[in-house]
RNA sequence: AGAGUUUGAUCAUGGCUCAGGAUGAACGUUGGCAGUGUGCCUAAGACAUGCAAGUCGAACGAAGCACUAAUUUGGAACUCUUCGGAGGGGUAGUGACUGAGUGGCAAACGGGUGAGUAACACGUGGAUGACCUACCCCGAAGUGGGGGAUAACCUUGGGAAACCAGGACUAAUCCCGCAUGUGCUCGUUGACUGUGGUUAACGAGGAAAGAUUUAUCGCUUUGGGAUGGGUCCGCGGGCCAUCAGCUAGUUGGUGAGGUAAAGGCUCACCAAGGCAACGACGGCUAGCCGGCCUGAGAGGGUGAACGGCCACAGGGGUACUGAGACACGGACCCCACUCCUACGGGAGGCAGCAGUUAGGAAUCUUCCACAAUGGGCGCAAGCCUGAUGGAGCGACACUGCGUGAGGGAAGAAGGCUUUCGGGUUGUAAACCUCUAAAAGUGGGACGAUAAUGACGGUACCACUUGAGAAGCACCGGCUAACUCCGUGCCAGCAGCCGCGGUAAUACGGAGGGUGCAAACGUUAUCCGGAAUCACUGGGCGUAAAGGGCACGCAGGCGGUUAGUUAAGUCCGAUGUUAAAGCGUGGGGCUCAACCCCAUACAGGCGUUGGAUACUGGCUAACUAGACUCUUGGAGAGGUAAGUAGAAUUACCAGUGUAGCGGUGGAAUGCGUAGAUACUGGUAGGAAUACCAAUAGCGAAGGCAGCUUACUGGACAAUGAGUGACGCUGAGGUGCGAAAGUGUGGGGAGCAAACCGGAUUAGAUACCCGGGUAGUCCACACCCUAAACGAUGCAUACUUGGUGUUGGUGCGCAGGCAUCAGCGCCGGAGCUAACGCGUUAAGUAUGCCGCCUGGGAAGUACGGCCGCAAGGUUGAAACUCAAAGGAAUUGACGGGGACCCGCACAAGCGGUGGAGCAUGUGGUUUAAUUCGAAGCAACGCGAAGAACCUUACCAGGUCUUGACAUCCUUGGAACCUGCUAGAGAUAGCGGGGUGUCAUUCGGGAAACCAAGUGACAGGUACUGCAUGGCUGUCGUCAGCUCGUGUCGUGAGAUGUUGGGUUAAGUCCCGCAACGAGCGCAACCCUUGCCAUUAGUUGCCAGCACUUCGGGUGAGAACUCUAAUGGGACUGCCUGUGAAAGCAGGAGGAAGGCGGGGAUGACGUCUAGUCAGCAUGGUCCUUACGAUCUGGGCUACACACGUGCUACAAUGGUCGGUACAAAGCGCAGCCACUCUGCGAAGAGGCGCGAAUCGCGGAAAGCCGAUCUCAGUUCGGAUUGGAGUCUGCAACUCGACUCCAUGAAGUUGGAAUCGCUAGUAAUCGUGGAUCAGCAAUGCCACGGUGAAUACGUUCCCGGGUCUUGUACACACCGCCCGUCAAACCAUGGGAGUAGAUUGCACCCGAAGACGCAUAGCCUACUGGGCGUGUGUUUAAGGUGUGGUUCAUGACUGGGGUUAAGUCGUAACAAGGUAACC
Repeated sequence: AGAGUUUGAUCAUGGCUCAGGAUGAACGUUGGCAGUGUGCCUAAGACAUGCAAGUCGAACGAAGCACUAAUUUGGAACUCUUCGGAGGGGUAGUGACUGAGUGGCAAACGGGUGAGUAACACGUGGAUGACCUACCCCGAAGUGGGGGAUAACCUUGGGAAACCAGGACUAAUCCCGCAUGUGCUCGUUGACUGUGGUUAACGAGGAAAGAUUUAUCGCUUUGGGAUGGGUCCGCGGGCCAUCAGCUAGUUGGUGAGGUAAAGGCUCACCAAGGCAACGACGGCUAGCCGGCCUGAGAGGGUGAACGGCCACAGGGGUACUGAGACACGGACCCCACUCCUACGGGAGGCAGCAGUUAGGAAUCUUCCACAAUGGGCGCAAGCCUGAUGGAGCGACACUGCGUGAGGGAAGAAGGCUUUCGGGUUGUAAACCUCUAAAAGUGGGACGAUAAUGACGGUACCACUUGAGAAGCACCGGCUAACUCCGUGCCAGCAGCCGCGGUAAUACGGAGGGUGCAAACGUUAUCCGGAAUCACUGGGCGUAAAGGGCACGCAGGCGGUUAGUUAAGUCCGAUGUUAAAGCGUGGGGCUCAACCCCAUACAGGCGUUGGAUACUGGCUAACUAGACUCUUGGAGAGGUAAGUAGAAUUACCAGUGUAGCGGUGGAAUGCGUAGAUACUGGUAGGAAUACCAAUAGCGAAGGCAGCUUACUGGACAAUGAGUGACGCUGAGGUGCGAAAGUGUGGGGAGCAAACCGGAUUAGAUACCCGGGUAGUCCACACCCUAAACGAUGCAUACUUGGUGUUGGUGCGCAGGCAUCAGCGCCGGAGCUAACGCGUUAAGUAUGCCGCCUGGGAAGUACGGCCGCAAGGUUGAAACUCAAAGGAAUUGACGGGGACCCGCACAAGCGGUGGAGCAUGUGGUUUAAUUCGAAGCAACGCGAAGAACCUUACCAGGUCUUGACAUCCUUGGAACCUGCUAGAGAUAGCGGGGUGUCAUUCGGGAAACCAAGUGACAGGUACUGCAUGGCUGUCGUCAGCUCGUGUCGUGAGAUGUUGGGUUAAGUCCCGCAACGAGCGCAACCCUUGCCAUUAGUUGCCAGCACUUCGGGUGAGAACUCUAAUGGGACUGCCUGUGAAAGCAGGAGGAAGGCGGGGAUGACGUCUAGUCAGCAUGGUCCUUACGAUCUGGGCUACACACGUGCUACAAUGGUCGGUACAAAGCGCAGCCACUCUGCGAAGAGGCGCGAAUCGCGGAAAGCCGAUCUCAGUUCGGAUUGGAGUCUGCAACUCGACUCCAUGAAGUUGGAAUCGCUAGUAAUCGUGGAUCAGCAAUGCCACGGUGAAUACGUUCCCGGGUCUUGUACACACCGCCCGUCAAACCAUGGGAGUAGAUUGCACCCGAAGACGCAUAGCCUACUGGGCGUGUGUUUAAGGUGUGGUUCAUGACUGGGGUUAAGUCGUAACAAGGUAACC
């Protein structure tokens, strides 16, 4: 100090989350020691038991006990007895004896808790002339002389008890008079003073207690001090304004009462005040502070422990005693609860220390001691002290220490992993050497400066024995640390982002690693990070955020000069800010934590002295701000009245006839009762064309024909005047489009609602025809808009250019200057960017308003306003990790521009209809094996399913296997027969002895058989784990890089632009300059020529000939197949800047000559694990292997691709002509014969430019058929055959005879083709025994038509634009309904808490009044009684607030795959929104 998370990526905004520190903590796992701290945060719930406040005999009387002393009796009564005896008893003194009583002091301290309290309770600083203070200290004056009662004790009675009542006696430092009274108090008068202060005179009043001893302690009055308190005041510190008005003892006065004391503290009377936006009153919450935690600080949070103050003592009320209490371990009363009871009555109060129970996630011992420190009493010794000092329990916290140190490689074993080589755990262990925390034994401080030690078996020191004490969390990123196995969107993890759907570094386990360590994690809470409430230190054009606009009270801020003051401000001094804590410096425990000492700062408040620049107050002046006067022009500024023309509509009249109107196209509608159209007239309402603008005016909303009246504001110019009069502006007041409301008018046009007509799947819409409120006027409401410049008002300053409106100056014009506006473009600067830019979103100041993640929600509740509609103010629960801004690259658009393609158009021929072939779906089946799925699956894998193939099914068999390698044993191999069986197979035989080297024992190689286990095998799964190969966009012209430049950045530029091309082809321009993969070219083929070569090919000329290039000869030609040439916009004309284009010449060929091969970056998670290869998974007497038979050939049906046809451009018959390219030895087969034919029987040639397949067909020449289901068409079926093959039944092809189906040119729709192409005709080949081939791949023959053109359909390219898309439009996304869950509003009410008011009742107490009883010390006093006032609790009634709950109901939120539509995002298909 930052990091993760919105996006395909980027910047900024903005929330959420994390890393740090802390805790009176708790929970989980684990746990060695010591020191110091700390420990009911919840039920201020209830409490058993013990202890926590006593002490004084030097205040007092009496009783008991112990001891001592002397004296008396010689042992009474009485009791016991074992009958011997024993106990027992008087007086005085002493006692550190005992329990109770009178009396004194203490008990108001100490200890606990935080319920209440938003308050003078606390903090801080003051006041007390308005007060008190026992014990203590200093001082002054006294302590004379009398009297009286009462407990205890004794006794009587009542009661279960607690206890009570009566009678008789007694003491005091108990109580009461009298005397004295320095002083004190009160009254009157006077002086000073700051109010009740001080002081003088006179008068009146009122004191005391003794004890013990020979010196003290007490007592009384009084002054002062100290200490401790009471009361009052300034200032300060919570939340809510959805609490805005509160208050009758209320505010003040006079008088009285009361108090220690001021005071409405209380009362009587009088007055009507007092508080409040600087927040009264009310509600909620809360003890306050020193401090503590955090933070750089400012702040924020907190108020355990320690310390100060306050409050409380089961819940309330009340007083008494006292110096002090309205009293925790005192009293009285009421209430609740618990306990005892003889049922009549009584007792109690742990928020003291321990402890129990309850509650709770959770918090200790019913310990020791008064040794220390303190407290109470006492002269003292001393007693008491759960204060305190200590120990115990708890890893609760902080701190320290230890769990070992040195050596030790066979890098052991084991574990994990592996590419099988190894790696890692790891010097780690084992093993060797050593040390000592704990334990044991012995000694032994400080705390104690006389005595006294709970702690204490203390700390500490020495010696002895002698290695036994580590876990927890994490390892995807943030965040240090990685692999294997298991699991398979399951189980689970998760702080955020997110992991898991068969190769998970994210789940669970393991190995390894990382971090911390007697702890480690988790949870909770606080601060930090968060500048995410911003004082320090934020924002508001578009991200959340400027009030719709103005006026203006309060408030805030305020021009120039001088004087004065000294409130703010600044400086000094001083008081205080308790101690502890924090900081600094020392010191003590071995260190540290901890403790001790010293020292120190800041800030606050008070007092006081000074300074006077600035701000403020006061005074005096000024004119630059502001305002007024004068003159002038501009303007849809406002209000009212009047008035004008055009147009629409209606009505009247005329002309006139069948339509009009409306739309994408129609229809509804109007019209023969005369519309529309045209002409004339009348009526009425509303709005003001042109001028007109980027213009003007107004605060905004807004304002438009013309005229008049009244009226507001701004501007310019010159001078004059006032003299800061100003700016802003919470509340407040006024204005405020449209729609809407009320009352009354008005109503032409337009037009929500509504009614029709269309459109549509629907159409409560868009379009059309009608049409009512309304729109208009007057008055009164409403008060909101995307009320926008999404930009508050005012002032000042800061480069420019240009246009325009209204003024002014330079005499006019031109031009220049200047003031006030309205626009555009742009500099610096600012901004996240877009953009703003003297009209700021720049630089500054003043004041106001507003914002703080999205949704819920501008909703609910409450208040205010409104006639209503509604407006204004305005939340929460819950939910999400985003929502949103600007810009970028793509993709997309029923956006735009340009361009291309058999894309359309123009043509030719098809498909879709029929029959058949073939493939697919579906269905069927034991099986109909599998794959391919829009284009880019479907005559596809399959260039050949009868068996085989074959993967499928049924049945029969095998298990180291049909196939591979290794090992052992035996045998050559191999050939062959018979039997059983469907066959695989099984059984029984027969023949055969090889090759190589040899040390002659045996061995080796190939092959066969048997055995054993390692292994084989799998067309089983995953093409979404893969390689390779392929399809497709697309032979489309694109896809990128380096350097530079621009941009915060993603990115851009280059690659865009102007031309051109088939082309990112080329040229020009340009912040770009170059380069790569593609294009083109290089390659093959074809078209022309040449050269070379001349058999099996050729034959012009020559010769022979059986007339066949057959032969000789030839090398010219064709051809063959190798090498070259040729074409390059090279030439000419035109055009153009060029590139190029158009035309022409020559040429076999002309602008890429035709055709092919060649396929950029990438897309489709495209296809293929069944061609092959391959990771992982699975099967292993089977998912492997083998055999027979079946199936892949099924058949209500649907689709694709084809063939043959429907006929005369044809069919049939006869004759006849011309190819190319292939193939052939298990082959092609001439030729001859046989058969109608398929074919058969013989058989020449040829491994092929030689022989063969091999007759090409359409064509041509003739003949016939004559428009018909035919001499078209050939399906189907019957019969007879041929061939291949072990075998044609399922299931082959072909032949002959017979049969002769549908079909007469094919709906919607749809396909191919631009020239040697389509169409049409035949030929060959692969696979192959044969063939279901009409398929596929090649070959040649004949050989067209058409293209105006790019509007439209489809696909593609470039630029641009919009976007809420980025899985990218097959996108995104909205609302109702249905389902589940969650929180919440309303709700007849119900139940509780709290509180106001009124009334009733009213304990104890206090205060009055009265007093027939009692006591008495007797002019009196006390007790008791009666009555009144006040009052806690209680009751009744009626309101307020609040928390629960409630049938039903409202919306809201959330939830992989529900329904209906398609509202928004593109012109989102009617632009969207307010």

Small-subunit ribosomal RNA from an uncultured bacterium, 1474 nucleotides, folded computationally. Rfam family: Bacterial small subunit ribosomal RNA. Rfam links the family to the GO terms ribosome and structural constituent of ribosome. The sequence is in RNAcentral, with records from ENA, Greengenes and SILVA. Its mean pLDDT, the model's own confidence on a scale to 100, is 85.